[in-house]
């Protein structure tokens, strides 16, 4: 390094979330392994932030004006923020509020999306889930630039096919 070989699946997997160095520290004399850091290197993920380009100048109401009229113009009131992480989104109908715009609802429904354990795909089914939490009226894209972040959690809830990876034996 390879195999028409025979098997595994925590040695592994999902996620950026991780690799290496040093430096303490745990059985300990080292090694090995585990764990900690306002630490260095590298990798990897997010956010923000120019030309270019792209997008966009809203709705309702009520007066007054212009016009056959449809409409439009002003001035007053009113309604509605937008974004980010993250599959966690979108329409309809229903009820209550509101003149309207629109606003609320442990409600229906239908689309769409996420989950299921070593990946990925198909092929039949099933069960579950669509949450929180930050920014604070402000973010499209974005070089150069700034910034954060490198947690968590899997021994489990379907079955077949195909392909692929990890590791062990031949």
């Nucleotide at each position: 390094c390879g195999g028409u070989a025979u098997c595994u699946c925590a040695a592994g997997c999902c996620u950026a979330a991780g690799c290496c160095g040093c430096a303490c520290c745990g059985c300990u004399u080292c090694c090995u392994c585990g764990g900690u850091g306002u630490c260095g290197g590298c990798a990897c993920g997010g956010g923000g932030g120019a030309c270019c380009c792209a997008a966009a100048u809203u709705c309702c109401g009520c007066a007054g004006c212009c016009u056959c009229a449809c409409g439009g113009c002003u001035g007053c009131g009113g309604a509605c923020g937008g974004g980010g992480c993250g599959u966690a989104u979108g329409g309809c109908c229903g009820c209550g509020g509101g003149c309207a715009a629109c606003c609320g609802c442990c409600g229906g429904c239908c689309a769409g999306g996420g989950u299921g354990a070593c990946c990925u795909u198909c092929c039949a089914g099933c069960a579950c889930c669509c949450a929180g939490c930050c920014c604070g009226u402000c973010a499209g894209c974005u070089a150069a630039c700034c910034u954060c972040g490198u947690c968590g959690g899997c021994a489990a809830a379907u079955g077949g096919a195909a392909g692929g990876g990890u590791g062990a034996u031949c």
Predicted 3D model of a 170-nucleotide RNA (c-di-AMP riboswitch aptamer (ydaO/yuaA leader)) from Rariglobus sp. NCBI's taxonomy places the organism under Bacteria, Pseudomonadati, Verrucomicrobiota, Opitutaceae, Rariglobus. The sequence was found by an Rfam model in a public genome assembly.